[in-house]
Context: one part of a larger RNA
RNA sequence: GAACGAACGCUGGCGGCAGGCCUAACACAUGCAAGUCGAACGAGAAGCUAACUUCGGUUAGUGGAGAGUGGCGCACGGGUGAGUAACGCGUGGGGAUCUGCCCUUUGGUACGGGAUAACGUUUGGAAACGAACGCUAAUACCGUAUGUGGUCUACGGACUAAAGAUUUAUCGCCAAAGGAUGAACCCGCGUAGGAUUAGGUAGUUGGUGGGGUAAUGGCCUACCAAGCCUACGAUCUUUAGCUGGUCUGAGAGGACGAUCAGCCACACUGGAACUGAGACACGGUCCAGACUCCUACGGGAGGCAGCAGUGGGGAAUAUUGGACAAUGGGCGCAAGCCUGAUCCAGCCAUGCCGCGUGAGUGAAGAAGGCCUUAGGGUUGUAAAGCUCUUUCGCUAGGGAAGAUAAUGACGGUACCUAGUAAAGAAGUCCCGGCUAACUCCGUGCCAGCAGCCGCGGUAAUACGGAGGGGACUAGCGUUGUUC
Numbered sequence: 001g002a003a004c005g006a007a008c009g010c011u012g013g014c015g016g017c018a019g020g021c022c023u024a025a026c027a028c029a030u031g032c033a034a035g036u037c038g039a040a041c042g043a044g045a046a047g048c049u050a051a052c053u054u055c056g057g058u059u060a061g062u063g064g065a066g067a068g069u070g071g072c073g074c075a076c077g078g079g080u081g082a083g084u085a086a087c088g089c090g091u092g093g094g095g096a097u098c099u100g101c102c103c104u105u106u107g108g109u110a111c112g113g114g115a116u117a118a119c120g121u122u123u124g125g126a127a128a129c130g131a132a133c134g135c136u137a138a139u140a141c142c143g144u145a146u147g148u149g150g151u152c153u154a155c156g157g158a159c160u161a162a163a164g165a166u167u168u169a170u171c172g173c174c175a176a177a178g179g180a181u182g183a184a185c186c187c188g189c190g191u192a193g194g195a196u197u198a199g200g201u202a203g204u205u206g207g208u209g210g211g212g213u214a215a216u217g218g219c220c221u222a223c224c225a226a227g228c229c230u231a232c233g234a235u236c237u238u239u240a241g242c243u244g245g246u247c248u249g250a251g252a253g254g255a256c257g258a259u260c261a262g263c264c265a266c267a268c269u270g271g272a273a274c275u276g277a278g279a280c281a282c283g284g285u286c287c288a289g290a291c292u293c294c295u296a297c298g299g300g301a302g303g304c305a306g307c308a309g310u311g312g313g314g315a316a317u318a319u320u321g322g323a324c325a326a327u328g329g330g331c332g333c334a335a336g337c338c339u340g341a342u343c344c345a346g347c348c349a350u351g352c353c354g355c356g357u358g359a360g361u362g363a364a365g366a367a368g369g370c371c372u373u374a375g376g377g378u379u380g381u382a383a384a385g386c387u388c389u390u391u392c393g394c395u396a397g398g399g400a401a402g403a404u405a406a407u408g409a410c411g412g413u414a415c416c417u418a419g420u421a422a423a424g425a426a427g428u429c430c431c432g433g434c435u436a437a438c439u440c441c442g443u444g445c446c447a448g449c450a451g452c453c454g455c456g457g458u459a460a461u462a463c464g465g466a467g468g469g470g471a472c473u474a475g476c477g478u479u480g481u482u483c
Stems, first nucleotide, its partner, number of pairs: 001483004006479005013355006019348002021313001026311003030308003035072003040069002047062006079266003088191007097183002102179008110144004119134006149160004164171002192238003199229003204226008241263004245256004268289005291302004319345001321344003327341001328339004358388004368379004392424001393420006402410001427472005432453003438467005448455002
């Protein structure tokens, strides 16, 4: 000098764009953050209409709430960086793989069956939640057939599928092949510090048979062999998410990895599997633990490192806001519903950028202040006065684009017009040298200053105040950190 996710002190007019718990991966009240489909299915409340009525209602139709079965989604999106020095990441390759929805192509969609929730009755429990019996449907479940095909084959053969709905337009379902997308696995190279860590390893290293997986493989297992890594640093230990990039620097390099984007890991702590195309699953399940809460003491409930918000920690970091209008996502034929993703608004000079706080004229060089050799000098064209302008702000009127026929949270916002009056808008640090900027008074090694050198003990340009001056400016200075 530059930079910052900064903080602190003094000060503070406006706008645009960005950024905003770096600390306790500490604990969390409350609300919301993942639903959707009646064009898969049965049942069906309120309401409305009609008929009957003993005026209590009953029946039929319509209607479709809230539940339930079923499908798809919940593995995305969002958060955090604890762990990890590793094929985790980066880069370049590889073959032994899977892939819902989507696209292309070929063929098919036949005949049957038994249940079960909802519901009803009874019943247990404080609750959470159940139990028994009875009834019922399906694109839920199961069997048979067929086999274009597919898999296995000791080439004889064996095994293997489907689901319907309907407003007749379509939407689906099954098998197979190919594609696209996504994912899994393997390898070369690169990717911190410590030798005051020198040996480490027993499924360890390799082989054979078997198992397991979507798939290769000690991934697992039995047997056999005795290997494998290491001074080109194994092992151990400390620290750390990695990258595109960011900051600095002429560069080489050094430091860093906030925001945005890609990958990875994690979801109270530890472990495990289930379902599924995909998870060993943030707002799923089970077990154990710690913690918190409810309880009728028998037993139960919970997980903000989602968005807000609270306590705590801290030098320090925001609203318990609006909308699905746009972009995107889930479901649905669609209408649409959901979406704290997202788009916006609120708060904060946290940063960057832009603008303003007036312009011209004005010497009696006014008054006042300060200094003085007492003549004067300086503040200083500065002020006043005179002549103008109206950016921003304020007041009023009009008023978008963003949307495509409709639909705008933002928002009566941006912007335009008129009016208003110089009217509402300047500070901070410094002035001994480095380093731009000097005098007076007070103080008297005191009080104090200080980045370094150093100032202060009676004439202090270095302390405190004043006048004057210098620098930057809605900021200025200090502290911290990096180059």
The prediction has a mean pLDDT of 87. Predicted 3D model of a 483-nucleotide part of an RNA (small-subunit ribosomal RNA, 5' domain) from an uncultured prokaryote. It matches the Rfam family "Bacterial small subunit ribosomal RNA". The RNAcentral record of the full RNA draws on ENA.